[in-house]
Context: one part of a larger RNA
Molecule: large-subunit ribosomal RNA, domain I
Organism: Pseudomonas songnenensis
């Protein structure tokens, strides 16, 4: 040195667990904000930090319910001091305070900082409290130029709005990458993106609609018709609609309403705290019964979850029934106020023309809808459409408004489920994570869970630096569960022992 066998050392695999995810169903909410929001600074505790929670009235106050013994919130015990059956802590309802910054709104500003004016108390030497001052936009009063009358302008005064927020929606814009096996028409796509805007939904919406000589009877949605008829460098591809079947229903108005908001009433449900809830002993094994063995019991409750091992009857719970002083939804009766409200059944409209978009339809034979130039009728004896155009026949009535449902989403609240993970998975993130770090910035972004049933976390002794680490003694079922703690592969490194060389 190699081989083998025993015992370690080091790692952290696999097992088993799970506070945490993932992706759903059912309900609930679907908005906060100048009455100052999301998101923050800096405080706040007898006691340094961080999390929580709250705000100089600061882990808190007032009140009004529930609740019933024990409390001063977690890492996290000690220690000191309080509170509580004259009901504390805790839970829900109203409230009151509520530094600074931030839409940030008195000016300024390098966010949490600096520096004012006015008005009213108090006190008067400084000064202290309290309230107010942004912009815009509408409305109303008062003023008021060049310039006579006015208009701009100006100051008041009330109302509003301004920022945040995860998809959802309507609008106004509006790529390219890819495909077309290149590439320009086309595609990708009216996507992604950006801008306004608005709601709990929005948006459409009660026929100048279809249809087809038979009828339908606003809107959205979904199956189908159908990858059909069309379109299309007739390439790529892109794609209807009649009719059918469901969902879900509703109409209405311009003389004025139908309704919709917001208050105030009636009266119901419902939520936001919770109460009440049946039924088991014994005996073995064991550390430890809920397991075994023997004999009952409940069930409108044998879902779940804890409890020293696997408990229908040990504990919470569960079915089941009950509950609200005070606030919210929802849906009712009434009453008030706003709104509806534009205008008078639609005129610079319909319609042409020229050049564009949208309709599955790229101009095509190319209707209809739209419109940026230009033009431009008729008035129900009238006007559209029925896919080029004309007749016929047939249907509707444009240029004025409202309108619930069925339909989209889920930042969010509650219950529940899952041939969904189980600590390299599953969120980046089970742990004080968008942290620590990394970047000047936009931004990138981790690693890191398990002693034990219960700290009963090793008193005392010994070796050693008053050490690190051990060794004995002690707890405990277990200590090779000893805090670098469950289990404890492998890689790699050792100790003894044999055999080979």
């Nucleotide at each position: 040195c190699g081989c083998a066998u025993a015992c370690g050392g080091u790692g952290g695999a696999u097992g088993c667990c799970u506070u945490g995810g993932c992706a759903g169903u059912c309900a609930g909410a679907g908005g906060c904000g100048a009455u100052g929001a999301a998101a923050g600074a800096c405080g706040u505790g007898g006691u340094a930090g961080c999390c929580u929670g709250c705000g100089a009235a600061a882990a808190g106050c007032u009140u009004c319910g529930g609740g019933g013994a024990g409390u001063c919130g977690g890492c996290a015990a000690a220690c000191a001091g309080a509170c509580u059956u004259u009901g504390a802590u805790c839970c829900g309802g109203a409230g009151a305070u509520g530094u600074c910054u931030g839409a940030a709104u008195g000016g300024g500003g390098g966010a949490a900082c600096c520096c004012a004016g006015c008005c009213a108390u108090c006190a008067u030497a400084a000064g202290a409290u309290g309230g107010u001052u942004a912009u815009c936009a509408c409305a109303c009063a008062c003023u008021g130029a060049a310039u006579a009358c006015a208009u701009a302008g100006g100051u008041g005064u009330g109302u509003g709005a301004g920022g945040c927020g995860a998809a959802c929606c309507a609008g106004g814009g509006g790529a390219a990458c890819u495909g077309a096996a290149a590439c320009a028409u086309c595609u990708a796509a009216g996507u992604a993106c950006c801008c306004u805007g608005a709601g709990g939904a929005a948006a459409a919406g009660a026929a100048a609609u279809c249809a087809a000589c038979c009828g339908a009877g606003a809107u959205u949605c979904c199956c189908u018709u159908a990858g059909u008829a069309g379109u299309g460098g007739c390439g790529a591809g892109c794609g209807a609609a009649c009719g059918g079947g469901g969902a879900u229903u509703a109409g209405c108005c311009c003389u004025u309403a139908a309704g919709c908001u917001u208050c105030u009433u009636u009266g119901a449900u419902u939520u936001u705290a919770g109460c009440g809830g049946a039924a088991c002993g014994c005996u073995c094994u064991g550390g430890a019964a809920a397991g075994u063995g023997c004999g009952g019991c409940c069930a409108u409750a044998g879902u779940g979850g804890g409890u020293g091992a696997u408990a229908g009857c040990c504990c919470u719970g569960u079915a089941c029934g009950c509950g609200a002083a005070a606030g919210g939804a929802u849906c009712u009766u009434a009453g008030a106020a706003g709104u509806g409200a534009a205008a008078u059944c639609g005129a610079g409209u319909a319609g042409g023309a020229c050049g564009g978009a949208g309709c599955a339809c790229g101009a095509g034979a190319a209707a209809c809808u739209u419109u940026g130039u230009c033009u431009g009728a008729a008035u129900a004896u009238g006007g559209g459409g029925g896919g080029a155009c004309c007749a016929u026949c047939c249907u509707c009535c444009a240029a004025g408004g409202c309108u619930a449902a069925a339909u989209a989403c889920u930042a969010c609240u509650g219950a529940c489920u899952g041939a969904c993970c189980g600590a390299u998975a599953g969120u980046g993130a089970a742990c004080c994570a968008g942290u620590a770090c990394c970047g000047u910035g936009a931004g990138g972004g981790a690693a890191a869970g398990g002693c034990g049933a219960a700290a009963a976390g090793a008193a005392c002794c010994c070796c050693g630096g008053a050490g690190a680490g051990g060794g004995g003694a002690g707890u405990g079922a277990a200590a090779u569960a000893g805090a670098a703690c469950c289990u404890g592969a492998a890689a790699c490194c050792g100790u003894a022992u044999g055999c080979g060389u």